[in-house]
RNA sequence: AGGCCCGUGGUCUAGCUGGUAUGACGUCACCCUCACACGGUGAAGAUCCUGAGUUCGAAUCUCAGCGGGCCUA
Repeated sequence: AGGCCCGUGGUCUAGCUGGUAUGACGUCACCCUCACACGGUGAAGAUCCUGAGUUCGAAUCUCAGCGGGCCUA
């Protein structure tokens, strides 16, 4: 310098052909227990890396940028 892939709660992740985001772990509250752990119930937590465009509507499509990984030179 060129090519390819990825970026979603604290962490990991689902989201097929565009219709306001799924689950697990963790956190908090309650139940259970003499405690704790396990188990049960519930809750909070993500403007989906940033900006622009297309569209009635974008995590999803397009473009630019940023960050990470791999390959070639």
This is a predicted structure of a 73-nucleotide RNA (transfer RNA) from an archaeon. RNAcentral holds the sequence, with entries from ENA. Its Rfam family is "tRNA".